The prediction has a mean pLDDT of 80. Predicted 3D model of a 563-nucleotide part of an RNA (large-subunit ribosomal RNA, domain I) from Candidatus Nomurabacteria bacterium RIFCSPHIGHO2_01_FULL_39_9. Taxonomically the source falls in Candidatus Nomuraibacteriota (Bacteria, Bacteria candidate phyla). The sequence was found in a public genome assembly. Rfam family: Bacterial large subunit ribosomal RNA.
[in-house]
Context: one part of a larger RNA
RNA sequence: AGCUUUUGGUGGAUGCCUAGGGUCCUUAAGACGAUGAAGGACGCGGAGUAGCGGCGAUACGCUUCGGGGAGGCGCUCUCAGCCUUUGAUCCGGAGAUUUCCGAAUGGGAAAACCUUGCUCGGUAAACCCGAGCAAUCUUGUCGCAAGACAAGAAGUCAUACCCAGGGAAGUGAAACAUCUCAGUACCUGGAGGAAAAGAAAACAAAGUUUAUUUCCUUAGUAGCGGCGAGCGAAAAGGAAAGAGCCCAAACUUUAAAUUCCUUAAAAAAAUUUAAAGGGUUGUAGGGUAAUAGUGGGAUUUAUCCGAAGAGUUACAAAAGACAUUGUUAGAUGAAGCUUCUGGAAAGAAGCACCAAAGAAGGUGAUAGUCCUGUAAUCGAAAAUGAUGUCUCUCUUUGAUUAUUACCCUGAGUAGCUCAGGACACGACUGGCCUGAGCGAAUCUGCCGGAACUAACCGGUAAGGCUAAAUACUAUAAGGACACCGAUAGUGAACAAGUACCGCGAGGGAAAGGUGAAAAGAACCCCGAUUAGGGGAGUGAAAUAGACCUGAAACCAAAAGCUU
Numbered sequence: 001a002g003c004u005u006u007u008g009g010u011g012g013a014u015g016c017c018u019a020g021g022g023u024c025c026u027u028a029a030g031a032c033g034a035u036g037a038a039g040g041a042c043g044c045g046g047a048g049u050a051g052c053g054g055c056g057a058u059a060c061g062c063u064u065c066g067g068g069g070a071g072g073c074g075c076u077c078u079c080a081g082c083c084u085u086u087g088a089u090c091c092g093g094a095g096a097u098u099u100c101c102g103a104a105u106g107g108g109a110a111a112a113c114c115u116u117g118c119u120c121g122g123u124a125a126a127c128c129c130g131a132g133c134a135a136u137c138u139u140g141u142c143g144c145a146a147g148a149c150a151a152g153a154a155g156u157c158a159u160a161c162c163c164a165g166g167g168a169a170g171u172g173a174a175a176c177a178u179c180u181c182a183g184u185a186c187c188u189g190g191a192g193g194a195a196a197a198g199a200a201a202a203c204a205a206a207g208u209u210u211a212u213u214u215c216c217u218u219a220g221u222a223g224c225g226g227c228g229a230g231c232g233a234a235a236a237g238g239a240a241a242g243a244g245c246c247c248a249a250a251c252u253u254u255a256a257a258u259u260c261c262u263u264a265a266a267a268a269a270a271u272u273u274a275a276a277g278g279g280u281u282g283u284a285g286g287g288u289a290a291u292a293g294u295g296g297g298a299u300u301u302a303u304c305c306g307a308a309g310a311g312u313u314a315c316a317a318a319a320g321a322c323a324u325u326g327u328u329a330g331a332u333g334a335a336g337c338u339u340c341u342g343g344a345a346a347g348a349a350g351c352a353c354c355a356a357a358g359a360a361g362g363u364g365a366u367a368g369u370c371c372u373g374u375a376a377u378c379g380a381a382a383a384u385g386a387u388g389u390c391u392c393u394c395u396u397u398g399a400u401u402a403u404u405a406c407c408c409u410g411a412g413u414a415g416c417u418c419a420g421g422a423c424a425c426g427a428c429u430g431g432c433c434u435g436a437g438c439g440a441a442u443c444u445g446c447c448g449g450a451a452c453u454a455a456c457c458g459g460u461a462a463g464g465c466u467a468a469a470u471a472c473u474a475u476a477a478g479g480a481c482a483c484c485g486a487u488a489g490u491g492a493a494c495a496a497g498u499a500c501c502g503c504g505a506g507g508g509a510a511a512g513g514u515g516a517a518a519a520g521a522a523c524c525c526c527g528a529u530u531a532g533g534g535g536a537g538u539g540a541a542a543u544a545g546a547c548c549u550g551a552a553a554c555c556a557a558a559a560g561c562u563u
Stems, first nucleotide, its partner, number of pairs: 001562009015548001016513002020484002022481007029473002031156002039101003042056003046079003051075002053060001062095006071083003106115003116134007136153007161192001162190005172179001176226001202209001213240004223231002244465003247410001251277009282443001284409011296305004306397006319391010330378003336351005352369002354358001360372003415438007445460005500507002520547001523535004
């Protein structure tokens, strides 16, 4: 020096565990905000109080109504005190308070700070203090205006879902330009619990369907395509869900204004505006007038009675009462003992019992019968959701049928030319949307049915509203898992978006386990009134001592062997 064995040290693998995560499902909820949000700053505890959580100068809390029933003063200990069967702590409903910043809103500002004016109060008065008001924009009313008053908006977010306005490139085409990726990512605006769409100027070709949306299928079909790469329907069929409506106009009435004619003034007429009625469609419909026919009641034109129908998610809109049933605290809730082993019984053995309850968790090892629970049943002063009924509200019923005549039925629109976009479709064509130019008709009308024409068929544009079926999940509750088990699973099981890094945008960790119970080692000894250790003591165990287990590398000691 090496090797082997043993005993230790170091180290923290492995095993076991789980307080935390992951992915889904169901139900709820789907917003909060000038009545000041989200998010923060600073404070608040008798003391030791740094962090988290809670709260706001009424500050670990105040009031009240319910629940609950013996302890309590959070995580979290110690000391000192205090509260509580006159019901505390705790749980739930409703309130009060709620500093400063922040949309931040009297003005300003380097967020959590500085500061002005007016009114009121405190004082006899001033200073000072306290309370309130004072931003901007939009709309409405008043006003000549300035302005005043009233209502509303703003900002945050769930990094999800939806609609709209903009809108790439890497890539693929084995290069690349049309094309693709893709109307994707991303930016902006807007909204809702869903959004969007939606009651045919639609499909179709059977005289068939009958708003929209979603799924299955049609179908990788028909097609599109440097006919390359690739892109890629629809109708029909089957399901989910189902719901239809309102204006503009014609016409009528009322009111106001203006004009013309005419006047002494008016009336009448026309036009415009406003309100009300009327009316809403394609087998065309509606309005007015005339003719013909028909007609709940009462009275006085118009109203009342009676009858019929509908309703607060659209089609008009507000509220109340009652009942039922949920949500937000809770309550009752069956049945086991003995012996043995052991530190401890839930284990083993013996003999029992309950079960609408043998889900689960805990208890000193593995418990249906010890505890919390579980099945089942019950429960709300208050707030709130849903459903139903009643009150209530609204509509129709003095108009309707037939014929004729006249009037109305959405204009810089439809359409055409040129061009662009979106349609599965990249101009060869149709329909849709749009820019520029041109520019209709008025029901004997107009549009479409993939160039175009005729016939045929379908529809009625240029106004609007509309639940459900559908999408998503930050959040709450419940449930599940051939998901993870501390280098895994969230970045985060721990003071984690923390420590730390960066001027900043931003980046971003490591770190779990004594024991059943702290019983956390009184006292003695060595040592420096250390650290650390040795006794003693606790404990089943202390090689469980600040800790489960404790592998290997590495280090040391002892013994043996080799050189």